The prediction has a mean pLDDT of 82.
This is a predicted structure of a 1453-nucleotide RNA (small-subunit ribosomal RNA) from an uncultured Bacteroidota bacterium.
Its Rfam family is "Bacterial small subunit ribosomal RNA".
């Protein structure tokens, strides 16, 4: 885009066209084929003239073939057309083109000729019989255009003569005063020999019959078929040819160019689609065919083997008096059934057409009309213009408002198609019929008049009314035009594909809005297109699916140069045909359009004819370059058969000799004191051929390797001699064909499936080891497959180069270059998706063969063929998925490789893991044990300090605009201060004092309380909606960009390579050149020094004072303090290096190669952490999930883990004495000093808001003691007594003293930190803080080590490279069995069908045929028989389908 459509929602009108696609299922009822009286006898029914009767008449009754006309009957014509359907049919059925010298015809036209004389019946009517009916029988009588004898017959037909012409084989035709035989007839009507009919013949028109060429679906898993089969002779039959039928004879005929069989199907014009070529379809309309309940048969007829005829058989339905009968809608309506689905039991013959008729006319479900149905196409309408307070309402938002719906509405004006009502009102009737007239030749024409309309009072015209009667469907994630809100929460649902939905869904449902089409819009189904995705136009086969394993070769296809002929193909002209309709173009007609009319063109085809001769074909002649033959030389692991050889393995025998051998990662099984292994000698046997040996050579491929002999084959080179296209390819076919395997017979040394044992392992039916049988070897036969690979079919020609190599030729030649045939590498052009290929093409062309068409199912099943078997060849479908696949890219990963780094390992020191305690976590418990953090990167973490508070949790008691903030309205009161009662408190309740400012007043203001309202409040949820902040990889050296270049592209290059560095730090190189974020540096601090400054610090000199002392005057020298500077840069020297740089016990220097430490954290990763620090979107609560108070809990305790402290002791403990810091803190504070107390502390008291006062060391040193023990170690736990803080130390504080004195004697597997002022060890300070559970955290100083060979390994990281089926990226992906459910399918003992064929039996109707008895004078008939046959029956096979216990694999979940 389309449809004979259906379904869903919706629906105003008209025109045109359409309407059982399914059950060729069954049918009630009505209609669909009659007509002619001008063929006939007649006359039932109707009407009339006439007659009779009653009667004057009207009227009634009766008669009446005399008339109109006519039921039934005889006869003629028609019924073979028209209408329906698509069962069958793969066929001369259809289409197209021819032929009939092999035919036919009623009606029609033309021409010629003719029609004589008779006869006998029969229906009807009448009478009678049988039957329920359908129907039928008998008798009498009668007519014809019914039937029939004879006559005529120039023509015709058949046969024989004569003669002429002609073709396309059989042949055909004409003429004839030639001859023989056969065959005709009908009348009717009329005023009129008027009109018409009849017979014979010829010709035409039209229709039919037959034959032939070409075209006409799928399956080869259908390969052979056929007995009247193929042909001939003869006969029969037919309108006619013919095996159409029969007798005889011959043995043919069809078939790979697809016979036979099976499946499906009416064919064509045409329709849809498509640029076309094609593909699909065959409904309506037209042509042809076939069929008429199923099957068979003939009759009649011009024509039928007959839709509304006959007979028979069968199935079904109906009637019946049970004896018998009737029927055939695939005609028009209609009914049932089937189905997703398809209409009225309508009108008319007015027109068109048909039948009959002389005609009028009759008949016509053909036809023309109407009805129903949006089922299609086309047209019209549902209003138009103005109108902004941009209304109300709805919806949305960044929400005092804005946007949108939206000029939309309201409102104003206008119009009236349509609608409704009224009025008028066609064409279709060209014509025909009747009457009259004319031309006048009785047959037409002309004139005139009259008559004929179903549709229809319709189309159309007009008047009136009044916007009045008239809009929906689908969609809105992308494809694809159109976006927001709410609801829902992987639910409900959507979906054409991709895919949406798990709490912020433009994808579900609703709403608002939008988009699109519009009386329709969507969905479903089907076809074509897009799909160059079956490729003729117009594809491919190295790796994506696809080259046969290889050759020979038949058919077939294709084929070198020249020339002559021919004309099959080819090309051109002409003629015929190609129906109409349709489609295209022009014009015209319905108001337009659809639709219709007309004209043109087209119908790309087929046939015939005339010509051309280039190309192809064909025939003849010829050529040598393709191909082949010959001669000569060289070449090779080419093949087959025979002979020979040495080394090695194994075995046998003997010698020497002694304890192991062998084997492995390590072992064991095994062998060995009965003497192995080792070694020496001799012997036997089988198999394979070391070195040479090489991207070497040969072969068609498989393949071929010791030496030698014989036979066989091959390509190549050279000379050119010969043949003269002999060629290429190759479906079938034939042959060869590794390894394994099979059969028979040998052989068997090695090796070695199976098997056995030993190991390994969770297991180990494996890898490893020890043995070991088939086999491996030979001969003969089979098998016929491989990653049979160059994953690349064969042949021919052409298209840059360079290098290596083999064998020839040329050459004196080892050099060098040429040439031919091979064999490799690199590469131009070109090709290719790329990788790559590239004269050995995957380039450019040509010929032929083979093969492919998404993945899986499956190279499976079934069938067939082959095979001894194993198995091979051929080779599907159902079902299922939305991918499977190729090449390349970037990452990530690897029990891949290379280089490098890090307290990563190693080397060391000290710890953890065992104990007790502290603390955090899990778990458990609980009313609550609030919450968060969970590998590294949670666990002395948030918390830098939970007795109340904190506090978020639990129990209980309160209050509700609330504890705090704020707007508005109303009421009350200044504010405020001090009480009482009750209570655990919060709170509840109550009292006293007080009476502000402005304003004359009314009133207002500040503040407070109450009420109402807008709001507050939430540590409630979501860190997976977020901001901000943080951890980690990692202070690792990386991460990127611009321009250029390369690539179809992803992307690459730069950033790679070499050297170097702590470093992508630098240098060199370089299709890259530069740049950015990181690195480094800049910053802070420590170490040295100069300068400046000099108090609260310092004190060398001077002076003073004290018990002592920088205590004082004084000083700036020193120390110190803290501002500003200096200093370090591989700068210098030696060595190495191109350089960068490295190196040195170097110099100098306080410091040396980044001087130590800190701050500083690239692009990013982990949906990492945090909504409970804070902020914030959304959701949720609002007398509660908010808030106040008391108490409790966060501190529980069988247990498990992390981080720590103290220890286990003598490098120590205890007692006594003695010495030295720094960072910091201090007024609700630090406190000197004095006194009291064993002490924690207390009471006094002074200094200091601090370089001034104060808090301040311990390890260490000296002396003494303890003497290796659960101790003078260790200090948990518990008892008692206290101190301090604080409303308050019970749950639940710290400290002090006395007493008690647990575990623990250095810690399993495993594991952590640290490279120098570091580890270890020692104490001190600070934050938080009333106090403190601090052994934690952050800082400070004191004392002060050991070790690093080195980078194999573990962990982590960086760069390069490689493989990849991974990309939520190895914590990936993914295979098979098993379990469960569902689905389709193969096998299957069988069971049940189906169509077709064969054989036999039976055999209706009927044609043909035979015939003695019966009938008939006869013609003839009846009856009986024969042949054939529908149908029925029997039998055995084949084919095909359904089902089937069980069973096999497959797919999905």
């Nucleotide at each position: 885009g389309a449809u004979g459509a259906a379904c869903g929602c919706u629906a105003g009108c008209g025109a045109c066209a359409g309407g059982c696609u399914u059950a060729a299922c069954a049918c009630a009822u009505g209609c669909a084929a009659g007509u002619c009286g001008a063929g006939g006898g007649g006359c039932a029914g109707c009407a009339c003239a006439g007659g009779g009767c009653a009667g004057c008449a009207a009227u009634g009754u009766u008669u009446g073939g005399g008339u109109g006309g006519c039921g039934a009957c005889c006869g003629g014509c028609g019924c073979a057309c028209g209408g329906g359907u698509g069962c069958g049919u793969a066929a001369c059925g259809c289409g197209u083109a021819u032929g009939c010298a092999a035919c036919u015809a009623a009606c029609c036209c033309a021409u010629c000729a003719g029609a004589c004389c008779g006869g006998g019946a029969u229906a009807g009517c009448c009478c009678g019989g049988c039957g329920a009916a359908a129907g039928u029988c008998g008798g009498a009588u009668u007519a014809a255009u019914a039937c029939u004898u004879c006559a005529u017959a120039a023509a015709a037909c058949a046969g024989g003569g004569g003669u002429c012409c002609u073709g396309c084989a059989u042949g055909g035709g004409g003429c004839u005063a030639u001859u023989u035989g056969u065959u005709a007839a009908a009348g009717a009507u009329u005023a009129g020999u008027u009109u018409u009919g009849c017979u014979g013949a010829u010709a035409g028109a039209u229709g039919g019959g037959c034959a032939u060429g070409c075209g006409u679906u799928c399956c080869a898993u259908u390969a052979g078929g056929c007995a009247g089969u193929u042909g001939g002779u003869g006969a029969g039959g037919u309108a006619a040819c013919g095996g159409c039928u029969c007798a005889c004879c011959a043995a043919a005929c069809c078939u790979a160019c697809g016979a036979u069989g099976g499946a499906u199907a009416g064919g064509g014009g045409a329709a849809c689609u498509g640029a076309g070529a094609g593909g699909u379809u065959g409904g309506u309309c037209c042509c042809c065919c076939a069929c008429a309940c199923u099957g068979g048969u003939a009759c009649u007829g011009a024509g039928a083997c007959a839709c509304g005829g006959a007979c028979c058989a069968g199935a079904c339905u109906c009637c019946u008096a049970c004896g018998g009968g009737a029927g055939g809608c695939a005609g028009c309506a209609g009914u049932g059934a089937g189905g997703a689905a398809u209409a009225u039991u309508g009108g008319u013959c007015a027109a068109u057409g048909g039948g009959c008729g002389a005609g009028a006319g009759c008949c016509u479900g053909a036809a023309c009309c109407a009805g129903c149905c949006a089922a299609g196409u086309c047209g019209c309408g549902u209003g138009c213009a103005g109108g902004a307070g941009g209304a109300c309402g709805g919806c949305g938002c960044u929400a005092u408002g804005c946007g949108u719906u939206g000029u939309a509405a309201a409102c104003u004006g206008c119009u009236u198609u349509u609608a409704c009502a009224g009025a008028g009102g066609a064409a279709u009737a060209a014509a025909g019929g009747g009457g009259c007239g004319g031309u006048c030749g009785u047959g037409a024409c002309c004139g005139u008049u009259u008559u004929u309309g179903u549709a229809u009072g319709u189309a159309c015209u007009u008047u009136g009314u009044g916007a009045a009667u008239a809009a929906g469907g689908a969609u809105c994630g992308g494809c694809u035009a159109a976006c927001u809100c709410c609801g829902u929460g992987c639910c409900a649902g959507c979906a054409g594909c991709c895919g949406c939905g798990g709490u912020a869904a433009u994808a579900c449902g609703g709403a608002g809005g939008a988009u699109u089409c519009g009386a329709g819009c969507g969905u479903u189904a089907u076809c074509c297109g897009g799909a160059u995705u079956u490729a003729u136009u117009g594809g491919g086969u190295u790796u994506a699916a696809a080259g046969g394993g290889u050759g020979c070769g038949u058919a077939g296809g294709u084929g070198g140069g020249a020339u002559a002929g021919u004309a099959a193909g080819u090309c051109a002209g002409u003629g015929g045909u190609g129906a109409a309709a349709g489609g295209u173009u022009g014009u015209c007609g319905c108001u337009c359009a659809a639709c219709g009319a007309u004209a043109a063109g087209a119908c790309u085809g087929c046939c015939a004819u005339u010509g051309a001769a280039a190309c192809u074909g064909u025939u003849g002649u010829u050529c040598u370059u393709g191909a082949g033959u010959a001669u000569a030389a060289a070449c090779g692991a080419a093949g087959u058969a025979g002979g020979c050889g040495g080394a090695a393995u194994g075995c046998g025998c003997g010698g020497u000799g002694u304890a192991g051998c062998g084997g492995u990662g390590a072992a064991a099984u095994g062998c060995a004191u009965a003497g192995a292994g080792a070694u020496c000698g001799c012997g036997c046997c089988g198999a394979a051929c070391u070195c040479c040996g090489a991207u070497u050579g040969c072969g068609a491929a498989g393949g071929c390797a010791g030496c030698u002999u014989a036979c066989u084959a091959g390509g190549c080179u050279a000379u050119u001699a010969c043949u003269g296209a002999c060629a290429c390819u190759g479906a079938a076919g034939c042959a060869c064909g590794a390894a394994a395997g099979c059969g028979u017979g040998g052989g068997u040394a090695u090796c070695a499936a199976a098997c056995a044992g030993g190991a390994u392992u969770a297991g180990a039916u494996a890898c490893c080891c020890u043995g070991g049988u088939a086999g491996u070897c030979c001969a003969c036969g089979c098998a016929g497959u491989a990653a049979a690979c160059g994953a690349u079919g064969a042949u021919u020609a052409c298209u840059a180069a360079a290098g290596g190599u083999u064998u020839g030729c040329g050459a004196u030649a080892a050099a060098c270059a040429g040439u031919a045939a091979g064999u490799c590498u690199u590469a131009a052009a070109g090709c290719g998706a790329a990788a790559g290929c590239g004269u050995u093409a995957a380039g450019u062309a040509a010929u032929c063969c083979a093969c492919c068409u998404g993945g899986g199912g499956a190279g499976u099943a079934c069938g067939c063929c082959g095979g001894c078997a194993a198995c091979g060849g051929u080779g599907a479908a159902a079902c299922u998925c939305a991918a499977a696949g190729g090449a390349a890219u970037u990452g990530a990963c690897g029990g891949g490789g290379g280089c490098c780094c890090g307290c990563a390992c190693a080397a060391g020191c000290g710890g953890a893991g065992g104990a007790a305690c502290a603390u955090g976590u899990g778990g458990u418990u609980u009313a609550a044990u609030u919450c968060g953090a969970u590998g590294a990167u949670a666990c002395g973490c948030g918390a830098g300090g939970a007795a109340c508070c904190u506090u978020a949790c639990c129990c209980g008691g309160g209050a509700u605009u609330g504890a705090a903030a704020u707007g508005c309205g109303c009421c009350u009161g200044a504010a405020u201060a001090c009480g009482g009662a009750u209570g655990a408190a919060a709170g509840u309740u109550u009292g006293u004092a007080g009476u502000c400012c402005c304003g004359u007043g009314a009133g207002g203001g500040a503040c407070a309380g109450g009420c109402g309202u807008g709001u507050a409040g939430g540590u409630g949820c979501u860190g997976c909606a977020u901001g901000g902040u943080u951890g980690u990889c990692g202070u690792c050296a990386g991460c990127u960009c611009g321009u250029g270049c390369c690539g179809u592209g992803a992307g690459g290059u730069g950033u790679c390579g070499g050297c170097u560095u702590a470093a992508g730090u630098g240098c060199c190189a370089u299709a890259a050149c530069g740049a950015g974020c990181g690195c480094a540096a800049c910053c802070c601090u420590g170490a040295u020094u100069g300068u400046c400054a000099g108090u609260u610090g310092c004190u060398a000199a001077c002076g003073g004072u004290u018990g002592a002392a920088g205590c004082c005057g004084a000083g700036g020298a020193c120390u110190c303090u803290g501002g500003c500077g200096a200093g370090a840069c591989u700068g210098c020297c030696g060595g190495c290096g191109u350089a960068a740089g490295c190196u040195g016990u170097g110099a100098g220097g306080a410091a040396g190669g980044u001087u130590g430490g800190g701050a500083u954290g690239a692009c990013g990763u982990c949906a990492a952490a945090u909504c409970a620090g804070c902020a914030c979107g959304g959701c949720c609560c609002u007398u509660a999930c908010a808030u106040c108070c008391g108490g409790g809990g966060c501190g529980a305790c069988a247990c498990a883990c992390g981080u720590g402290u103290u220890a286990c002791a003598a490098u120590g403990g205890u007692g006594g004495g003695g010495a030295c810091a720094g960072u910091g803190g201090g007024c609700a504070g630090c406190u000197a000093c004095u006194u009291a107390g064993u002490g924690a502390u207390a009471a006094g008291a002074u200094g200091c808001g601090a370089a001034u006062c104060u808090c301040c060391a311990a390890a260490c040193c000296c002396c003494a003691u303890c003497u290796c023990a659960g101790u003078u170690c260790g200090g948990a736990u518990c008892g008692g007594a206290g101190u301090c803080u604080g409303c308050a130390a019970c749950u639940c504080g710290a400290c002090u003293c006395c007493g008690u004195g647990a575990a623990g004697c250095c810690g399993g597997a495993u594991u952590c930190g640290c490279u120098a002022g570091u580890a270890a060890u020692c104490g001190c300070g600070c934050a938080u803080c009333a106090g403190c559970c601090a052994u934690g955290g952050c800082g400070c100083g004191g004392u002060g080590a050991a070790u690093a060979c080195g980078u194999u390994c573990c962990c982590g990281g960086g760069c390069c490279u490689u493989g990849u089926a991974c990309a939520c990226a190895c914590c990936g992906c993914c295979c098979g069995u098993c379990a469960a459910g569902c689905c389709a399918u193969g096998g299957g003992a069988g069971c049940c069908g189906g169509g077709g064929g064969u054989a036999c039996c039976u055999g209706a109707a009927g044609u043909a045929u035979g015939u003695a008895a019966c009938c008939g004078u006869a013609a003839g008939g009846a009856g009986c028989g024969u042949c054939c046959u529908a149908g029925g029956g029997u039998a055995a096979a084949a084919c095909u389908g359904g089902u089937g216990a069980c069973u096999g694999g497959g797919g999905c979940u």

The sequence is in RNAcentral, with records from ENA and SILVA.